[in-house]
Two RNAs folded together computationally: RNase P RNA and transfer RNA, 419 nucleotides in total.

RNA sequence: AAAGCAGACCGUUCUAUCGCUGUCCCGAAAGGGAGAGAGGAAAGUCCGGGCAACACAGGGCAUCGUGCUUCCUAACGGGAAGACGCCCGCGAGGGUGUGGCAGCGUGACAGAGAAUGACCGUUCCGUCCGCGGAACAAGGGUGAAAAGGCGGGGUAAGAGCCCACCGGCGUCCCGGGUGACCGGGGCGGCCGCACGUCCCACGAGUUGCAAGACCAUGUAUACUGACGCUUAGGCCGGCCCGGCUGAUGUCAGGGGGUAGGUUGCUGGAGCUGCGGGGUGACCCGUGGCGUAGAUAAAUGAUAGAAACCGAAAGGUACGGAACCCGGCUUACAGGUCUGCUUUUUUA
RNA sequence: GCUGUUGUAGCUCAGGGGUAGAGCACUUCCUUGGUAAGGAAGAGGUCUCGGGUUCAAAUCCCGAUAACAGCU
Repeated sequence: AAAGCAGACCGUUCUAUCGCUGUCCCGAAAGGGAGAGAGGAAAGUCCGGGCAACACAGGGCAUCGUGCUUCCUAACGGGAAGACGCCCGCGAGGGUGUGGCAGCGUGACAGAGAAUGACCGUUCCGUCCGCGGAACAAGGGUGAAAAGGCGGGGUAAGAGCCCACCGGCGUCCCGGGUGACCGGGGCGGCCGCACGUCCCACGAGUUGCAAGACCAUGUAUACUGACGCUUAGGCCGGCCCGGCUGAUGUCAGGGGGUAGGUUGCUGGAGCUGCGGGGUGACCCGUGGCGUAGAUAAAUGAUAGAAACCGAAAGGUACGGAACCCGGCUUACAGGUCUGCUUUUUUA
Repeated sequence: GCUGUUGUAGCUCAGGGGUAGAGCACUUCCUUGGUAAGGAAGAGGUCUCGGGUUCAAAUCCCGAUAACAGCU
């Protein structure tokens, strides 16, 4: 220098004028003044929580979610640091998976056989020479997957049948680590795999600010169906137990009316400088900062500069709050910084 | 704003791990003097899109996208 990898961040700026939505001040009012006003994703609504209502009783069963280890956190399916396996990349790195395994089930087609294996084959025996019987599981073939691998011994031919080495599994011991696990040694010929069921651990009530509370306005117990004094119906997410409610009643449908306002509502698991702890996520101490809160929904327009793109005209990435937070995911023109890798050149 | 459902042939829908079907529609033929009905044969598929798991994905998982429905 070129090509990359990982992480962090910015994501148009300034001035003037005129507007829009809240707040505060002055004023009797008209009006005047001051100051604030979208994001890193405000998005998707995929997880987790706060808050609120359902009645702030409960127990059991079922169901659902998560699943290597240790930690962080209010919590999480998120994050940090690690362990082991597989895949991709020359590499920096990236992706993905991993609770347990006793029993049971499934593995299409092909194939002899998908786990009580035998088609071709090999060997032995018989033979009417066509073949038949027995033994075997090394070789061929099928398949996504074929009964550990390789060498030697052994045998009629063979085979963990036996032995050495290698790989795996189980078990015991030693060392290291908080742990997943790693390193080493001994013993046992114990030697298919995947998925599901099942088991284990932890967690989970439902509904969402259109929750909910208050005020105002308006109205009709139209009508239809189910039930019949509790053993109905409804409610407590499903089922069972249990509980609550229950007579001009309850439930389901359906009809009529209203179509306004206040509150919830923004100060919070808040942001940040410094110091300290920790590999890190993060935590502790201390100082400072700090009003978007609208409701059909405000945050814009014009002019002049600057930056970038474009030959010019011209244009400014993705996109915009709707109860609030923590994450994840997805979209994104252009740009900045840090660390690292490969190649080439120069010193 | 919040919540839920669905996407498979031209249309309406089955299929919920083993290589995709049904009805209607379409094409050709038979039947008829001709048409319909009926009969026979056939064609037609990016299983919404992109990844992942698996030997194998329409089906299971994740993300995206489109359509529909409910709540004041």
Annotation
It holds a member of the Rfam family "Bacterial RNase P class A". Its family is annotated with tRNA processing, ribonuclease P activity and dimeric ribonuclease P complex in the Gene Ontology. By type it is a ribozyme.